[in-house]
RNA sequence: GCGGGCGGCGGGAUGGCCGCGCCGUCAUGUGGGUUUCUGCAGGACGGUGAGGAAAGUCCGGGCUCCACGGAGAAACGGUGCCGGGUAACGCCCGGCGGGGGUCGCAAGGCCCUUAGGGAAAGCGCCACAGAGAUGAGACCGCCGGGAUCCGUCUCGGCAAGGGUGAAACGGUGGGGUAAGAGCCCACCGCGUCGGCGGCAACGCAGACGGCACGGCAAGCCCCACCGGGAGCAAGGUCGAAAAGGGAUGGCAAGGCAUCGCCGGGGCGCCUCCGGCCCGCCAUCCGGGUUGACCGCAAGAGGCCACGGGCGACCGGGGUCCUUAGAUGAAUGGCCAUCCAGGGGGCAUCGCCCUCGGACAGAACCCGGCUUAUACGUCGCCCGCACUC
RNA sequence: GCCCCCGUCGUCUAGAGGCCCAGGACGCCACCCUUUCAAGGUGGAAAUCGCGGGUUCGAAUCCCGCCGGGGGCACCA
Numbered sequence: 001g002c003g004g005g006c007g008g009c010g011g012g013a014u015g016g017c018c019g020c021g022c023c024g025u026c027a028u029g030u031g032g033g034u035u036u037c038u039g040c041a042g043g044a045c046g047g048u049g050a051g052g053a054a055a056g057u058c059c060g061g062g063c064u065c066c067a068c069g070g071a072g073a074a075a076c077g078g079u080g081c082c083g084g085g086u087a088a089c090g091c092c093c094g095g096c097g098g099g100g101g102u103c104g105c106a107a108g109g110c111c112c113u114u115a116g117g118g119a120a121a122g123c124g125c126c127a128c129a130g131a132g133a134u135g136a137g138a139c140c141g142c143c144g145g146g147a148u149c150c151g152u153c154u155c156g157g158c159a160a161g162g163g164u165g166a167a168a169c170g171g172u173g174g175g176g177u178a179a180g181a182g183c184c185c186a187c188c189g190c191g192u193c194g195g196c197g198g199c200a201a202c203g204c205a206g207a208c209g210g211c212a213c214g215g216c217a218a219g220c221c222c223c224a225c226c227g228g229g230a231g232c233a234a235g236g237u238c239g240a241a242a243a244g245g246g247a248u249g250g251c252a253a254g255g256c257a258u259c260g261c262c263g264g265g266g267c268g269c270c271u272c273c274g275g276c277c278c279g280c281c282a283u284c285c286g287g288g289u290u291g292a293c294c295g296c297a298a299g300a301g302g303c304c305a306c307g308g309g310c311g312a313c314c315g316g317g318g319u320c321c322u323u324a325g326a327u328g329a330a331u332g333g334c335c336a337u338c339c340a341g342g343g344g345g346c347a348u349c350g351c352c353c354u355c356g357g358a359c360a361g362a363a364c365c366c367g368g369c370u371u372a373u374a375c376g377u378c379g380c381c382c383g384c385a386c387u388c
Numbered sequence: 389g390c391c392c393c394c395g396u397c398g399u400c401u402a403g404a405g406g407c408c409c410a411g412g413a414c415g416c417c418a419c420c421c422u423u424u425c426a427a428g429g430u431g432g433a434a435a436u437c438g439c440g441g442g443u444u445c446g447a448a449u450c451c452c453g454c455c456g457g458g459g460g461c462a463c464c465a
Base pairs, nucleotide, nucleotide: 001384002383003382004381005380006379007378008377009376010375012338013337014336015335016334017333018332020049021048022047023046024045025044026043028041029040030039031038032037051359055370056369058368059367060366061365062364063231064230065229066228076227077226078225079224080223081095082094083093084092085091096116097114098113099112100111101110102109103108117222118221122220123219124216125215126214139162140161141158142157143156144155145154146153147152170188171187172186173185174184175183189211190209191208192207193206195204196203197202235294236293237292238291245285246284247283248282249281250280251279254262255261256260264278265277266276267275287464288463289462301320302319303318304317306315307314308313339357341355342354343353344352345351346350389461390460391459392458393457394456395455398414399413400412401411406445416432417431418430419429420428438454439453440452441451442450
């Protein structure tokens, strides 16, 4: 210098013409009313009009309604090393442990990554291969005794070596032994105990234990913590229309012949049987409407420097208003100049021609996560070429 | 806008961690049978299990993130 990957930031600018939504002012026409008010229609002027993700709807809140005496439990769902931040979170920050890369003889340093509680509570699974897959086991093999036709056979000991496998009941070295084995010893690993450092996760060194305890919990499960449910088509006000219809189930105090059954209210005279009338709730069938307004837009707000903190962030101070608000759903199109970018030509340090601006469009609002993103720019990493 | 569900040969599907480089039916192809066609018989091809990561020795299956498709909803009496 070129190319690529990951992450952060920006994500076209100015002017003119035409057009669209919303808000305000002005006048016009028309209607209602109590001259001052108000509805509708089109017009002029002014203001304002998408995002970093508005997306996916994956988490957490605000807000609204429903349920509920308080608290708790079960069930279901979620989260899961430790500490901190935050309104809260499964988010963010810092650390610890594990894994990987790189530098280094090493000690160790730097960078990246990590869904990382419990497998000595219990259940379950571990295919194929293999002798044996968890209170296992002997195929090849090693050693000893016996037999022998010298090929081997048989009885016993062993688990070091080979073999199988993702994984073989600690690893390496030495002693020991017939051969071997935590059988014994040292170091490492593991467990228990107390000590020191750290808020903690954890780390460091020590003593003891001869090894007992394989893996999987993104299998069931256990432990700790969190969660009542639904969602702006929530919900409220007004207006219009419509069969104020049908079916099924439920509705209290309690009662009784009590492993269960009955039980909405009223009526004619008490009770029983039957009848008639009238409710409330849920689901389904059938019927009607597809309107207006509120909710609804300025907030856990942005920017600036200061102080605290490693940091996420917090504190007080100053400053700014940056306020889209549609509902078959506005935010657009054309032209000119410039800013980047790609291609081509002239033939040289510039000029000309041409193409052309990513992903994507608010719908109650915020905090995150995830995914998409032309081009430019910054940081880190990788590859190639060249120079020193 | 909000809330659910699904994705496996061309089509419809089975599968619930290893017996599955995935089975069946219809369809397709070849052969047999028949004068011929159909029916019947035999054989065969046909699946990145929507895509990408992860857990595990091992994933269609378990977990996470995307992609695509489908369904439901309002108010009144």